[in-house]
RNA sequence: GAUUUAUACAGAAGAGGGUAGAGACAGGCUCGAUGAUCCUCUGGCAACCAACUUUAAGUGUCGACGAAAGUCUACAUUGGAAAACCGGUGCCAAUUCCUGAUUCCACUCAAUGGUGAGUUGGAAGAAUAUAAAUU
Numbered sequence: 001g002a003u004u005u006a007u008a009c010a011g012a013a014g015a016g017g018g019u020a021g022a023g024a025c026a027g028g029c030u031c032g033a034u035g036a037u038c039c040u041c042u043g044g045c046a047a048c049c050a051a052c053u054u055u056a057a058g059u060g061u062c063g064a065c066g067a068a069a070g071u072c073u074a075c076a077u078u079g080g081a082a083a084a085c086c087g088g089u090g091c092c093a094a095u096u097c098c099u100g101a102u103u104c105c106a107c108u109c110a111a112u113g114g115u116g117a118g119u120u121g122g123a124a125g126a127a128u129a130u131a132a133a134u135u
Base pairs, nucleotide, nucleotide: 001135002134003133004132005131006130007129008128013042014041015040016039017038021031022030023029025100026099027098028097043092044091045090048088049087053082054081055080057078058077059076060075061074063072064071065070096127102124103123104122105121106120107118108117109116110115
């Protein structure tokens, strides 16, 4: 770099350095010499991975009881929820700041054999970011 899956309306800032643009891209809108973006340190948020604790539920196995249906203990596994988080990442202006290829639906206008158009709305989706896995 590529592919797949998941998530993206919640949450979380101080100090130092440094200097002119920055917010991926385009348009908008915003941030920025009261110093942004960026880098470093410290702090924090979150819970994707890893590790770990508690507890519904499902499945399986051994065993006990029972005439049977079945019930129960233990263990293993899947897994919803909750707590916690030393470690690997991530994140800490604005919903991914908003819109964005394309498709469908609704609405409006034109046309009236079924099509065209849109400063409109909704859904999917694309794009982007992050994680995890594979390559």
Model confidence (mean pLDDT): 79 of 100. Predicted 3D model of a 135-nucleotide RNA (SAM riboswitch aptamer (S box leader)) from an uncultured Flavobacteriales bacterium. It was read from a public genome assembly, where an Rfam model found it.